Predicted 3D model of a 337-nucleotide RNA (Bacterial RNase P class A) from a marine eukaryotic metagenome.
RNA sequence: AAUUGGAUUGUCGCUGUAGAUUAUCUGCAGAGGAAAGUCCGGGCUCUUUAGAGGUACAGUGCCAGUUAACGGCUGGCGAGGGUAACCUUAGGGAUAGUGCCACAGAGAAUAUACCGCCUAAUCAAGGUAAGGGUGAAAAGGUGUGGUAAGAGCGCACCGGUUUUCUGGUAACAGAAAACGCAUGGCAAACCCCACUGGGAGCAAGACUAAAAAGAGACGACACUGCGAAAGCAAAAAACAACCUUUAGUUAGUCGUCAGGGUUAGUCGCUUGAGUUUAGGUGCGAGCCUAAAUCUAGAUAAAUGACAUCUUAAAUGACAGAACCCGGCUUACAGAUU
Numbered sequence: 001a002a003u004u005g006g007a008u009u010g011u012c013g014c015u016g017u018a019g020a021u022u023a024u025c026u027g028c029a030g031a032g033g034a035a036a037g038u039c040c041g042g043g044c045u046c047u048u049u050a051g052a053g054g055u056a057c058a059g060u061g062c063c064a065g066u067u068a069a070c071g072g073c074u075g076g077c078g079a080g081g082g083u084a085a086c087c088u089u090a091g092g093g094a095u096a097g098u099g100c101c102a103c104a105g106a107g108a109a110u111a112u113a114c115c116g117c118c119u120a121a122u123c124a125a126g127g128u129a130a131g132g133g134u135g136a137a138a139a140g141g142u143g144u145g146g147u148a149a150g151a152g153c154g155c156a157c158c159g160g161u162u163u164u165c166u167g168g169u170a171a172c173a174g175a176a177a178a179c180g181c182a183u184g185g186c187a188a189a190c191c192c193c194a195c196u197g198g199g200a201g202c203a204a205g206a207c208u209a210a211a212a213a214g215a216g217a218c219g220a221c222a223c224u225g226c227g228a229a230a231g232c233a234a235a236a237a238a239c240a241a242c243c244u245u246u247a248g249u250u251a252g253u254c255g256u257c258a259g260g261g262u263u264a265g266u267c268g269c270u271u272g273a274g275u276u277u278a279g280g281u282g283c284g285a286g287c288c289u290a291a292a293u294c295u296a297g298a299u300a301a302a303u304g305a306c307a308u309c310u311u312a313a314a315u316g317a318c319a320g321a322a323c324c325c326g327g328c329u330u331a332c333a334g335a336u337u
Base pairs, nucleotide, nucleotide: 001337002336003335004334006309007308009307010306011305012304014030015029016028017027018026019025020024032318036329037328039327040326041325042324043323044201045200046199047198049247050246051245052244053243054242055241057197058196059195060194061193062076063075064074065073066072077091078089079088080087081086092192093191097190098189099186100185101184114132115131116128117127118126119125140158141157142156143155144154145153159181160179161178162177163176164175165174166173167172205267206266207265208264209263216257217256218255219254220253221252224233225232226231237250238249239248274293275292276291277290278289279288280287281286
């Protein structure tokens, strides 16, 4: 680090479901690897809508693949750690701008001369950034030549930048040439860039029966035409953050104050992006084909007790379904690898 963390058994009890000879009997099934956290992504349900452009807010951030989708997973590349096997990765941009780098130190990004070295030699002054010191970091490194002493000042190698070629889907890697060439680090600082993004949630929502009190008051905008009337068209306003625009929908809309009812059931509710086996395919995550199979749906809350077996041990770790699924994170006695 991974897997596992009991039962092909009997008696009684409880829940669901199917059947029957129906006050009962029989069959089948009945709490997890995390059911936890609610950190992500969806299915599903409702909400009066979509396209284009912009602003705000939020999320993601190397390349390729996989998936319903993801910030997941798989395989690579780069960087860092490690003797190594391997591990980690919040991995776009520091020349768009702003900001920070404490203390120490002479000086910390428009940098500087403390000690030292050389010239000088009374003092002062000048040159220097090789050596030493401070520091997490001192403004390319090592060697060599040269110099008064030094310095990419010259040269060689390394490093850096640019261009070209080769390999690779790509991130990138390698090679060659030219150029003395470097303006440090931090964006898990603000920010810039690219891509993505309605909202609310099973206490969603639907149905049945019941209950009650609507001409309650006030304000803003609109109040037009046709028609005998019902109605049709139009108008103000509204419609998934905000603004502009195009189309569409509603047809009176919006706001404030006071007051009445909201009870009991049924559904949603478990067949699902399901599981298992075999074959094929792929480095892998996965995908394709075929066959088999159905494994909780409670509603104040069922899934239990005893005995026995297997066993090293065992309901003695962590722990208890509530719409469902794919992930991530956290907890875990013992056993095995």

The prediction has a mean pLDDT of 77. Its Rfam family is "Bacterial RNase P class A". Rfam links the family to the GO terms tRNA processing, ribonuclease P activity and dimeric ribonuclease P complex. Rfam classes the family as a ribozyme.